[in-house]
This is a predicted complex of two RNAs, RNase P RNA and transfer RNA, with 411 nucleotides together. Model confidence (mean pLDDT): 79 of 100. Rfam match: Bacterial RNase P class A. Its family is annotated with dimeric ribonuclease P complex, ribonuclease P activity and tRNA processing in the Gene Ontology. Rfam classes the family as a ribozyme.

């Protein structure tokens, strides 16, 4: 240095806080008996005093994910629309985890990866440059014509063509390296590399890897651009929803048995009577969803002593499982490099 | 506590992946006797940060930070 796992101040004393369970007093409700004076009970309810027990995290956060519960009559089907998400194999309802291929970093241990299709289509690529995808002729280079200069070899300009080796310009400029070949040149031809693409073998469940052999085939980036192809997806969220109590005034419009309303666009089933919209009036407490921390808007905390490495990041609010962020310092085991 | 949003100049707010911009406000000149008005210039920017995709990011994405709305 690199991977995994784990702790994340101990000890003790006294002091408090919040919850259950219990154990006397007391007090208030309540039942029976009853000789009216009381006696005996209750999973009773408040109050104060004991007692025994529990009382954050590894992330409680961020709400980025799935799911359990709950409502929306069933949560049923199709089609549109949207959203996720994308290599293989296993596990797991799923989020997602393990291993493995590939690719990229690194000397190594090991890390990192949103990692399906650009030979279906659309579309992008400012600026620069001649030209940005089946492209390109500004400079070069070469060849015809033509003027003009030379005695002539040749030099220059003008045009009309070939040419992608070669200068330049971009981030990017349509395989490279030789060679043949050619007026010059080019995969245009050859040979050896890289690429792809189709065919065989071999190993692997596969994802792919090797190794032939054929095609001169060179097809470039971008899908966290529209897309396309696969596979998934009702909605909403504990202020969800239930019971109880207290309150109050209704009014007008409009749809509906020709089937409305039904948690979202449409269309079938299915249900079957209220339903929308505007005005107005009342509450807004209580307890249950809610927990071996657990609720009143909110306890889980101080102090002293001792010890040590002097204590970081943080504080539950329906629970569960996963991401992902924060995070002093310290144990453990494994590996890699130098010395 | 659950659910949606939105950070661009001193303010409000635009912005097809390719120069950061508009109105108001500051500044300086012009105008007037001075002010306002009005005309011309001109300052001023971590596109909340902090990765990724991409040749190139205000924008496309992911994760922090902040800030506002709604829900008994």
């Nucleotide at each position: 240095g690199c991977a995994g796992g784990c702790c994340g101040g101990g000890u003790g004393a006294c002091c408090g806080c919040g919850g259950g369970c219990u154990g006397g007093c007391g007090u208030c409700c309540u039942g029976u008996u009853c000789a009216c004076g009381a006696a005996c009970g209750g999973u009773g309810g408040c109050g104060g005093c004991g007692g025994c027990u529990c009382g954050a995290g590894g992330a409680a956060a961020g709400u980025c994910c799935g799911g359990a519960c709950a409502c929306c009559g069933c949560a049923g089907g199709g089609c549109a629309a949207g959203g996720a998400c994308g290599c293989u194999g296993g596990c797991g309802c799923g989020a997602g985890c393990c291993a493995g291929g590939c690719g990229g970093c690194g000397a190594a241990a090991g890390c990192c990866g949103a990692c399906g299709g650009a030979a279906a289509g659309u579309g992008g690529a400012a600026c620069a440059g001649a030209a940005a995808g089946g492209a390109g002729a500004c400079c070069g280079c070469c060849g015809g014509u033509c003027c003009g200069g030379g005695a002539a070899a040749c030099c220059g300009g003008a045009u009309c063509g070939g040419u992608a080796a070669g200068g330049g310009u971009g981030a990017a400029a349509c395989g490279g390296u030789g060679g043949a070949g050619u007026a010059a040149g080019a995969g245009c031809c050859c040979a050896c590399c890289a690429g792809c693409g189709g065919c065989c073998g071999u190993g692997g469940c596969g994802a792919c890897a090797c190794g032939g052999u054929c095609g001169g085939c060179u097809u470039g980036c971008c899908a966290a651009a529209c897309c396309c192809c696969g596979u998934c997806c009702g909605g909403u969220g504990c202020a969800a929803g239930g019971u109880g109590a207290a309150g109050c005034a209704g009014g007008c419009u409009c749809c509906g048995a020709u089937g409305a309303c039904g948690c979202g666009g449409c269309c079938c089933g299915c249900c079957g009577a209220g339903g929308a919209g505007c005005c107005g009036g009342g509450u807004a407490c209580a307890c249950c969803g809610c927990c071996a921390a657990g609720a009143g808007a909110g306890a889980u905390g101080g102090u002293c002593a001792c010890c040590c490495u002097c204590g970081a990041c943080a504080g539950a609010a329906u629970c569960c499982g996963g991401c992902u962020u924060a995070c002093a310092g310290g144990c453990c085991u494994g590996c890699u490099a130098c010395g | 506590g659950g659910g949606c949003g939105c950070g661009u100049a001193g303010c409000u707010c635009a912005g097809c992946g390719g120069g950061a911009g508009a109105g108001c406000a500051c500044u300086c000149g012009c105008u007037u006797c001075a002010c306002a008005c009005g005309c011309g210039a001109g300052g001023g920017g971590u596109c909340g940060c902090u990765g990724g995709u991409u040749c190139g990011a205000u924008c496309c994405c992911a994760g922090c930070c902040g800030c506002g709305c709604c829900c008994a």